RNA sequence: AAUUGAGAGUUUGAUCCUGGCUCAGGACGAACGUUGGCGGCGUGUCUAAGGCAUGCAAGUCGAGGGAUCGGCCCAGCUUCGGUUGGGAUACGGACCGGCAAACGGGUGAGUAACACACUGGUAACCUACCUUUGAGACGGGGAUAGCCCUUGGAAACAGGGAUUAAUACCCGAUAGUUUCUAUUUUCUCAAGAGAAUAGAAUAAAUCCUCCGGGGCUCAAAGAGGGGCCUAUGUCUGAUUAGCUUGUUGGUAGGGUAAUGGCCUACCAAGGCAAUGAUCAGUAGCAGGCGUGAGAGCGUGACCUGCCUCACUGGGACUGAGACACUGCCCAGACUCCUACGGGAGGCUGCAGUCAAGAAUAUUCCACAAUGCCCGAAAGGGUGAUGGAGCGACGCCGCGUGCAGGAAGACGCCCUUCGGGGUGUAAACUGCUUUUCUCAGGGAAGAAUUCGUGACGGUACCUGAGGAAUAAGGGGUGGCUAACUCUGUGCCAGAAGCCUCGGUAAUACAGAGACCCCAAACGUUGUCCGGAUUUAUUGGGCGUAAAGGGUCCGCAGGUGGCCUACAUAAGUUAAUGGUCAAAUCUCGGGGCUUAACUCCGAGACUGCCAUUAAUACUGGUAGGCUAGAGGCCGGAAGAGGCAAGCGGAACUAUCGGUGUAGUCGUAAUAAGCGCUGAUAUCGAUAGGAACACCAAAGGCGAAGGCAGCUUGCUAGAACGUGCCUGACACUCAUGGACGAAAGCGUGGGUAGCGAAUGGGAUUAGAUACCCCAGUAGUCCACGCUGUAAACGAUGCGCACUAGGUAUUGAGAGUAUCGACCCUCUCAGUGCCGCUUAAAAAAAGCUAACGCGUUAAGUGCGCCGCCUGGGGAGUACGAUCGCAAGAUUAAAACUCAAAGGAAUAGACGGGGACCCGCACAAGCGGUGGAUCAUGUGGUUUAAUUCGAUGAUACGCGGCGAACCUUACCUGGACUUGACAUGUAGCUGCAAGCCUCUAGAAAUAGAGGCCGCCUUCGAGGGUGCUACACAGGUGCUGCAUGGUUGCCGUCAGCUCGUGCCGUGAGGUGUACCGUUAAGUCGGGUAACGAGCGCAACCCCCAUUCUGUGUUAAAUGUACACAGGAGACUGCCUUGGCAACGAGGAGGAAGGUGGGGACGACGUCAAAUCAGCAUGGCUCUUACGUCCAGGGCUACACACAUGAUACAAUGGCCGGUACAAUGGGCAGCCAAGCCGCAAGGUGGAGCUAAUCCCACAAAACCGGUCUCAGUUCGGAUUGAAGGCUGCAAUUCGCCUUCAUGAAGUUGGAAUCGCUAGUAAACGCGCAUCAGCCACGGCGCGUUGAAUACGUUCUCGGGUCUUGUACUCACCGCCCGUCACACCACGAAAGCUGGUAAUGCCCGAAGGCUCAAUUUUGGGACGAAGGCAGGAUCAGUGAUCAGGGUGAAGUCGUAACAAGGCAUCCGUAGCGGAAGCUGUGGAUGGAUCACCUCCUUU
Repeated sequence: AAUUGAGAGUUUGAUCCUGGCUCAGGACGAACGUUGGCGGCGUGUCUAAGGCAUGCAAGUCGAGGGAUCGGCCCAGCUUCGGUUGGGAUACGGACCGGCAAACGGGUGAGUAACACACUGGUAACCUACCUUUGAGACGGGGAUAGCCCUUGGAAACAGGGAUUAAUACCCGAUAGUUUCUAUUUUCUCAAGAGAAUAGAAUAAAUCCUCCGGGGCUCAAAGAGGGGCCUAUGUCUGAUUAGCUUGUUGGUAGGGUAAUGGCCUACCAAGGCAAUGAUCAGUAGCAGGCGUGAGAGCGUGACCUGCCUCACUGGGACUGAGACACUGCCCAGACUCCUACGGGAGGCUGCAGUCAAGAAUAUUCCACAAUGCCCGAAAGGGUGAUGGAGCGACGCCGCGUGCAGGAAGACGCCCUUCGGGGUGUAAACUGCUUUUCUCAGGGAAGAAUUCGUGACGGUACCUGAGGAAUAAGGGGUGGCUAACUCUGUGCCAGAAGCCUCGGUAAUACAGAGACCCCAAACGUUGUCCGGAUUUAUUGGGCGUAAAGGGUCCGCAGGUGGCCUACAUAAGUUAAUGGUCAAAUCUCGGGGCUUAACUCCGAGACUGCCAUUAAUACUGGUAGGCUAGAGGCCGGAAGAGGCAAGCGGAACUAUCGGUGUAGUCGUAAUAAGCGCUGAUAUCGAUAGGAACACCAAAGGCGAAGGCAGCUUGCUAGAACGUGCCUGACACUCAUGGACGAAAGCGUGGGUAGCGAAUGGGAUUAGAUACCCCAGUAGUCCACGCUGUAAACGAUGCGCACUAGGUAUUGAGAGUAUCGACCCUCUCAGUGCCGCUUAAAAAAAGCUAACGCGUUAAGUGCGCCGCCUGGGGAGUACGAUCGCAAGAUUAAAACUCAAAGGAAUAGACGGGGACCCGCACAAGCGGUGGAUCAUGUGGUUUAAUUCGAUGAUACGCGGCGAACCUUACCUGGACUUGACAUGUAGCUGCAAGCCUCUAGAAAUAGAGGCCGCCUUCGAGGGUGCUACACAGGUGCUGCAUGGUUGCCGUCAGCUCGUGCCGUGAGGUGUACCGUUAAGUCGGGUAACGAGCGCAACCCCCAUUCUGUGUUAAAUGUACACAGGAGACUGCCUUGGCAACGAGGAGGAAGGUGGGGACGACGUCAAAUCAGCAUGGCUCUUACGUCCAGGGCUACACACAUGAUACAAUGGCCGGUACAAUGGGCAGCCAAGCCGCAAGGUGGAGCUAAUCCCACAAAACCGGUCUCAGUUCGGAUUGAAGGCUGCAAUUCGCCUUCAUGAAGUUGGAAUCGCUAGUAAACGCGCAUCAGCCACGGCGCGUUGAAUACGUUCUCGGGUCUUGUACUCACCGCCCGUCACACCACGAAAGCUGGUAAUGCCCGAAGGCUCAAUUUUGGGACGAAGGCAGGAUCAGUGAUCAGGGUGAAGUCGUAACAAGGCAUCCGUAGCGGAAGCUGUGGAUGGAUCACCUCCUUU
C1' cells in the first nucleotide's frame, strides 16, 4: 500500500453473432396477506403548505418605581352590609420601567437563485448580552401610566378631567477618547490606515443594596454572531433563438451599518446569447444515504449546517438584531360572537380531531439531568429536553428445551403388495430453568457540604415452582435448493420469463413427503446492481440499428523542424490553510453479547495560497523547408458552357412501279388496306438520338459526361529548377451543386409512351400480350431537392511481402526512330477450385469476406446508432406554386425483430443417371349383361373395421340356423367359463319318456345308480362372499404383426483432419457397375447396417438307393457330387471393366424364390392375439327363437361372359402337371335325356379313386345376320346337401332368348417360356352364391429408335422469408369486437405577462404646524385584447390487437411478368404501368481477366 469484478433463461430444425425482455443480490420513513413469545436500540402523515374544538408550548426582575389594590395583624366607628387609621411585609394581581421575546421548536409551499456548496474578499460594514483595558458618572427640569372622577358602547374597547414616581423622558456642564472640518507627514495597487497640530460637536442612573456587590456613560481591543461582494460547481426541453429600456455604463444627488440602478435626474447606447440567453417544466441545497469492483447511477426520511415560509397578499414600527410562527396596520378568503351598530381568530410548536389516503402513534410523566431566558441570588419559566406509552416499521440479541429411547407403536402417505417413508420423531425415563409466575433484596445516573430522581420498586441480584407460557410462512417444471399420489380434463386455474392445463399434469387443486428462511415469511411498489443495454474507465456504423447525396467553408477541435525568452497557464513536487461535527474505515473502551454508544487514528480522492522544477503542451519573438501553395515546361482526357456543321435510321407528305393482302401473337383478334395498303424507287420536310471505334478504357467532388469542328473555361497528373515560409487537416450552423419523375411560363413534338380507348387471356384481369394514344420525354428561363443519390464502406495523413494488366507522364539502355526492354511517379482493375499455375501472407471479422484502392495498425476532425411495430407517422416549426421535403415524438402493443452460416425439404432452377416411366408393341379397362366389394339411400337392424397412391373379389381360405358382434321378443343373475373361502343339502352325474312353451327353461316320472387310503376326503348341487364376463371406448397410451416409399442404393460409426460452432470430410471427383459394385485419385484411414454372396427350387450330367412296371434300357422319386470363374482367345482401357468369339446343357447376377438398411406416413389393426387406463355389473354380461348382415332410384371399383368365321355347333382322334382322399375318394355294372340314383370292388394311397384335361388336330355344317353369335331374364319339371333351402343355396332338363355389332374423355398390365389364350387341382367347406384366391401344366408371340416429354427415384449444384418443411409461408382491402392516439364546429378551466381604470395600509415628499390636507409610488380588485398549457367534444381519419369470417394471390423458388428504391398517374384490394436507378436477380450463352501448355 492493497485486501478487488460469477452469471442464467428466452429468437433457430440446429449454430454463431447482434439485440431486447426476464430472473437470481442489496436497500426502504414503506403498504398489503398469513402468522406472532421476550428484550435492547432506533424509527413512525411520503397524501390535503386542507380545515381545526380543547389544554399547554415565553417569560422574568420588588436589589428600578409609585399606589399600597387584594390577602394578613392591631385599633376606632358601625345601620353589622361595611368603613376609617396604623402596622408587617413572607404571598397574589394589575401598572410604569429593564432584559428576553429575532433563540429554542415546526415546515419544504415558493425558489434554477450568490438559494446552497466550496474558495477568496470586505482598504465598502454592523454587533445587545460576555471578557480585557482606560476614563468617567456634575447640576437641573417638565411630564405620564397606575389610582380617583366621568362619558360612549352588547362587547372588544375608546374618549375627557384631576393627581403622582422612577435605572422612563428632557436641558445644561465636563470631553484625554470618539465624530466632523482644515493643514502636515509615513505606509499602501487601492476609495484606505497610522501619527501630529488647530477648531467645532456629542455622555451618564450617587440609581439599587442584605454593604459583599450589582448596575450606568465614553473609548479601545477580543470572542462569538451577522450583512454584502466574489471565481467555480449546481436538473430537463431548441418541436423555446433571439432577449433587454432602469435595460448596460457614466455624472450628480438621495438612501443604507455598508458597496451598488438600490432609488431619482441628466448624458451615452449599450448589455446578454449556440460554452444555450430568453421562455417553459421540475426541484429546497449540502454533509450524507442506497447501490456499485470502481467510475458512476439514484436519492436528500431520521441526525447536523444553510436557506425559506408562518391563513393568502402588501407594509412598515420597535429594537443591537425582525420587515418578526403564538407583535402591529391594511386588503382578501374562511370560521366564530353579536343587542346587527360592530367585533374576534390563525396548530407547517406538543398532544389531539375531521378530511384525504394503501398508510404513519398518547389530548401521558417531569423540569431530577442537559441546555436556554430572566434574576445579585434564592428561584421562576421551558410540549427545548429527559422519560414512559402505542406499532414486528427496521436493526440486533434470546427462547420455544437437553440426553436416552424400536430394525422402528398408532395415525397418515406411497407401494412392484414383498415392503418403504414420516422416524428417535412420539409415547416413556432421566435432567435443566434462559424465558415465565410468585416472593425477598435493590441501584448508578447527584454535578453540590446538606438536600434534590420523572424514569422506577425499573435495570440487576437471590430463592421457589414447573417442560412448564411460546412456530410459522413461502416454495418443490427449468432458471432455483426441494417429488410422489389423488382430483380436474385448453375447464377450473397457474404464471417473474420460457410457458403449464385438450384423461396417465413432479407446472392447476388437495394430501403426504421434502427444501428454504424463521418471530417472521411472502406479495406489491420504488432505487441501484447484474446492463460493457449511453461504453471517461468501457461499445459500435460493408451485410445485424447506424457514413450526411456531394463539395466549399466561418466559428470550434487538432496541428511540421530549430532556437531564445520570461512568465510558469496546463503539468510535476514540497509546504501551509481550509474542506464543521456526525457518518465511513481501522484500533481500543462501555452496556452479560450484539445492535447501540464513547475515545483515538485514518479517510473525506476538493479548493486556495506560498515556494520550487521546466522535459512536453500552451504563450511571445526569431529562423528553417520535408507539409501546403505559387511560377515555368510539354503532354492526356465523353470535364463544363456556347455556336456551327454531318451522315445513317425513322415517320410524314408528294410522285412513280405494283396488287391483295398486311400487321401482330404461343395462338388469335382488334388495327391498316381496292378511296390502292404492305413491298419498292425518287424527292421534300421534321424532330430526336449519335452505330462501328468501345475496352472491368478516360474525365469529373458527387449527380453525371460520347457524331464532328471552333471559341471560352475549370481541374488533376508528370518534369525541372526557382519563390512564399506552416500559410495545414477536419468542419456544427451556413453556402453551392445535385439522376429521374414532377411543377410554372413560352416553344417544339419524329420515335417512344403513364393516363385513356379497343382486342385478347382469364372464374374475374382495373395486369402481363397486341393495336392505337394524351401528358411527358426535347429546348429556354425559373422552381423542386429527393433515389438501392451504393463500394449499402465520411475526409485527411502515416505505416505494414507482392504479382499482373491497363491509362497518363518521365528517365535509362539502345536506336535512323520510345519499336522492344528495364526502372520511377500518379491513377484504374484483377489475383476464381483440382489435375497444374497464385492467392493471397500477416492481421481483422459473428461469419460471409476485407486484405497497400483495408473492413489491417495508429493519429486528427465531422456525421450517425441504441429491441421490433406504431413511424420517418402525428402535432408544431421552416422551406415550396403545388406535389411534397426537412426537423421529429408519444400512447399502445409484442418477446422477439434481425445478420451470417449449417443440415434438410422444396422450386412452373440447372446438370447427370435409373425404372414397362415414356416411347415401340401385344392384350385389356372405361360402353353391354351378370357376379362380387364399396359409397349412398333405406331399415327395428341392414353389426364392425379398411378410405388417394398404400380402402373398395380387402379382414371374410365359404353369413340359410350356427357363425353373429346387429335388431325384435322371451329368459338368467356368483352367472355360459376360471380359482378360492365359509356354510348347507343330498349322494351324485348321465340317459330315456311325458306335460307347458317358439325355444331357452320349468315341472313330473323312469332307468342306471359313483370313487375312496373310510377323513364327508375327492367329485356334484344350493346359499353367501371374493370375483367372473364385455367383439364396450381409446391403434393419438401400447406390444406384436403388416402396408407404402423400395430390392430404391442408400444410412451410419470410431479415430484423425477442417470449422468459434451447428457441421463438414470420409460418402466429393474421373471412369465403371444392377449396386456407396469395383478401380484410379484424395486429409483421410478403417469399420458397421444395407448391395452381392452364403439358403431353397428349376435347367445338364454322374453316383448310390428305392417303388411302380411282366422286364432291360429309359423315365420317375430320394440322397450326395460335378459344372460357370470374364477361367480361355481377340480387342479397347493404367486399372476396374467393356465389346466380340470359342467351348459348353447353361455366359457374363443363367431363370425364379426366401431375404426388405437408417427411417417416413401419430399409416393400419384394442374385432386375430396380448395389454395400460377408463367404463358396464338383475347388464354394455349370459341363454334362446325369429329377423338382419342378401334391402335398391343411383354412383364407383374389381372381375366373368360376350359382341363372333383365327368363330359357333356336331362327330372323331391326341398330349399334361400340381394336388386331394376314411364321418373320405368312390371303380365296374345297372336305372335316368341329365343333375343324380343304385351298387359295392379297391384304396390310410408312386399300387385304388377323384380323372375323360381343354385349347390343338381331322371331318362335317353354318356364310355375316342381332344370326346355329350372345346368353341375361323368366316359366315349368326335377336332383342334391342339410333339423330346415320362404326371406336366402347349388345343380339338371325343356322352354324363353334381353342388352350387346369392339366401346367418349380418360386409363391399366406386360420385355420371354413373358404377354395372350387354354384347361386342371387345392384350401375354406354339410351344401354353396368361386365368375374370387392360391397353385399347376398346355399352346406360345410382337416390340424397345431412343431419353425430348409424363410419373417416381438417386447423386451433385443453385435460390429460399419454407423446417408442421410448397397441401409451406405470406400481403392488402372489406365485415365484426376492443384499445390508445390524432383532427374537429366549438365549450370549459388554469398560468404568466401587457394596456387602461380604481386605489387600502404605509414610508417618502410638499404645505401646514392643532386636528390635518395635497402629490408621485403602491397590494388586492375591475375592464380589454392577445399568448400559452390542459380538460372535454357530434363526427372523421389512420394505427394496434383479436379463434376457425369475405375477396383475391402481391412477396419468398426465375414465386410462375425477377425484385427493390425515388417519382408520377391509375385501380375493390394486395397492386399495375411509365421514367431513371440498384443487384440485395435465377438460368443459359457471349466477352474480358489470371494461369498453364